[in-house]
The part of an RNA shown here (large-subunit ribosomal RNA, domain IV) has 330 nucleotides and comes from Puia sp.
Context: one part of a larger RNA
C1' cells in the first nucleotide's frame, strides 16, 4: 500500500449520473390492515404486541380397563441474562408516473429489456392427389395428415375494457365471355437467287394467333396517404362565420413539450429554502393519432423515473481490529 470481512462517536444520502455498496427487515402466533380491482386480489400491505425458565391451577386432542403417559391451549405469580426465533438459515416498507397485460424466451463469453413469445382478435389461401414444403427429391413418394374449412398454411395485431375515422388517384391483390397491343405458329399476296423448264431455294405484306401490358371495377385489420392563402364578432384579441386554390381524400374519436416538442431548463400550479429531472394542466402537435393499433387498465417486472420514511462508514472525515497479500534481508 491493495484485498476479504468486523466495529465505530456526533450527523444521517450532505455520497454519487443514480442510495452503486452496505446497513435495516427477516421465523411462529396474536391483533391490524388503504387506495384501487377483472371481486381473484392489492395483503407477510403498511403498522402493534408476544416468544426464555419456575411454579400454581385449568384445559383440547390421542394412547389406555385404569392409573396414567405424550402433546395442545390459556389465565396468574415469580426469576435470570447485555442480548430469550439468543447461532445458521431467514422479506426493508410506501407513495407517483412510463413501458410492456401475465408465467415465460433471448445476444453460449460486455446488452435479460420497453425486444421476442403468448392467449386473444382480424385478414388471406385451400374442396383433397388441398394449399404449402419448389433450399425433402431427377422422380416415384414423404411431410401437411391416418387431418378434412369449428381443419391447415402464411400474415399483421398483441390479455382485457372503450373503440378502430376519411381516402382505391399510385403501388398490390382479386374479378372482368369487349376492345387495343403481341410472340412461337398457321396463313401466304408479292419479291430475289438460281435453272432452257420442271423445280430448288432466300424472303415476305394482309390475315388468324395466348398469358401478360393496356383497359374497366373491387379491395386499406393490403403497400401506403390523410393540405394552403385570404378575410371576418361593439376594448384588445381570438374566430362560431366567409371566399379562394389544390387533393384520391384533407387527421375523426382520443391522447398531447411525450420512450414523440426543434425553438425549450416552453408557461402555469405542486413537490424543496433552493428542482435543466419528477407530478398535475395548458395547447403554439418543428414532426400525435387510431390492428404499421389509439386510449385506458387491476395484477404481474433482477425493467425504467421521481418523492418519502426506515437504515446506515455512500459522505462530513476518516480510524482501529482480524486474516491473506505486494513491498523489504526480514
Nucleotide at each position: 500500500g491493495g484485498g476479504u470481512g468486523u466495529u465505530g462517536a456526533a450527523g444521517g444520502a450532505a455520497c454519487u449520473c443514480g442510495g452503486c455498496a452496505a446497513a435495516u427487515u427477516g421465523c411462529c402466533c396474536u391483533c391490524g390492515u388503504a387506495a384501487c380491482u377483472u371481486c381473484g386480489g392489492g395483503a407477510u400491505a403498511a403498522g402493534a404486541g408476544g416468544g426464555c425458565c419456575u411454579g400454581u391451577u385449568u384445559u383440547a386432542u390421542g394412547c389406555g380397563c385404569a392409573a396414567g403417559c405424550a402433546c395442545u391451549a390459556a389465565a396468574c405469580a415469580g426469576g435470570g441474562g447485555c442480548a430469550c426465533a439468543g447461532a445458521a438459515a431467514u422479506g426493508g416498507g410506501g407513495g407517483u408516473a412510463g413501458c410492456g397485460a401475465c408465467u415465460g424466451u433471448u445476444u453460449a463469453c460486455c446488452a435479460a429489456a420497453a425486444a421476442c413469445a403468448c392467449a386473444g382478435g382480424c385478414c388471406u389461401c385451400u374442396g383433397c392427389g388441398a394449399a404449402g414444403u419448389c433450399u425433402c427429391u431427377c422422380a416415384a413418394g414423404a411431410c401437411g395428415a391416418c387431418g378434412u374449412a369449428u381443419a391447415g398454411g402464411g400474415g399483421c395485431u398483441g390479455a382485457c375494457g372503450c373503440c378502430u375515422g376519411c381516402c382505391c388517384g399510385g403501388u398490390g391483390c382479386u374479378g372482368g365471355a369487349a376492345g387495343g397491343u403481341u410472340a412461337a405458329g398457321g396463313a401466304g399476296a408479292g419479291g430475289g437467287g438460281u435453272g432452257c423448264a420442271a423445280g430448288c431455294u432466300c424472303u415476305g405484306a394482309a390475315c388468324c394467333g395466348a398469358a401478360g401490358c393496356c383497359c374497366c371495377a373491387g379491395u386499406a385489420a393490403a403497400c401506403g396517404g390523410c393540405g394552403g392563402c385570404c378575410g371576418u364578432a361593439a376594448c384588445u384579441a381570438u374566430a362560431a362565420c366567409g371566399g379562394u386554390c389544390c387533393u384520391a381524400a384533407g387527421g375523426u374519436a382520443g391522447c398531447g413539450a411525450a420512450a414523440c416538442u426543434c425553438c425549450u431548463u416552453g408557461u402555469c400550479g405542486g413537490g424543496u429554502a433552493a428542482g435543466u429531472u419528477c407530478c398535475g394542466a395548458c395547447c403554439u402537435g418543428c414532426a400525435u393519432g387510431a390492428a404499421u393499433g389509439g386510449c385506458g387498465u387491476a395484477a404481474c417486472g433482477a425493467u425504467c423515473u421521481c418523492c418519502c420514511c426506515a437504515c446506515u462508514g455512500u459522505c462530513u472525515c476518516c480510524a482501529a481490529c482480524a486474516c491473506c497479500u505486494c513491498c523489504u534481508c526480514a
The prediction has a mean pLDDT of 87. The RNAcentral record of the full RNA draws on ENA.